RNA sequence: AUCGGUUUUCGGGGCAGGGUGAGCCGUUCAAGGCAAUUCCCGACCGGCGGUAACAGCCCGCGAGUGGUUCCGUCAACACGGCAACUACUGAUCCAGUGGAAUUCUGGCGCCGACGGUAGAGUCCGGAUGGAAGGAAAUCGGU
Numbered sequence: 001a002u003c004g005g006u007u008u009u010c011g012g013g014g015c016a017g018g019g020u021g022a023g024c025c026g027u028u029c030a031a032g033g034c035a036a037u038u039c040c041c042g043a044c045c046g047g048c049g050g051u052a053a054c055a056g057c058c059c060g061c062g063a064g065u066g067g068u069u070c071c072g073u074c075a076a077c078a079c080g081g082c083a084a085c086u087a088c089u090g091a092u093c094c095a096g097u098g099g100a101a102u103u104c105u106g107g108c109g110c111c112g113a114c115g116g117u118a119g120a121g122u123c124c125g126g127a128u129g130g131a132a133g134g135a136a137a138u139c140g141g142u
Stems, first nucleotide, its partner, number of pairs: 001142010017041003023034003043122002045112002047061004056110002064088006070081004093107004114125003
């Protein structure tokens, strides 16, 4: 230096400001008050590995949902799994520089699981969870 094992640890960000008013409260009727981070204008955000040079939108992974199997619990129905396999799973172009960039610079754009709730990438929840993966220590091989 590299490969493998073990342990520990780390491992996701974000509605400023303005408008509307479903609905609720209130009133004898009115007046009046409250009311969306979800709607409208606008603002803001970007996990991990790779890639000839730095990537939300190039390739892949993770997260999420469904299915099958397996495992656990149960008399059964059924329930649970941080297990394996599998299916689904978003979005970018132009110009410039350069040896090299859909990654940099400039410009026009675009995308964002599920449940809850006035319709959510940003609030609350599963989640004080799991994970791609990173780092350190240590043991062994080459």
A computed fold for a 142-nucleotide RNA from a Spirochaetaceae bacterium, annotated as FMN riboswitch aptamer (RFN element). Model confidence (mean pLDDT): 83 of 100. Of the family's consensus pairs, 100% are formed in the model. It was read from a public genome assembly, where an Rfam model found it.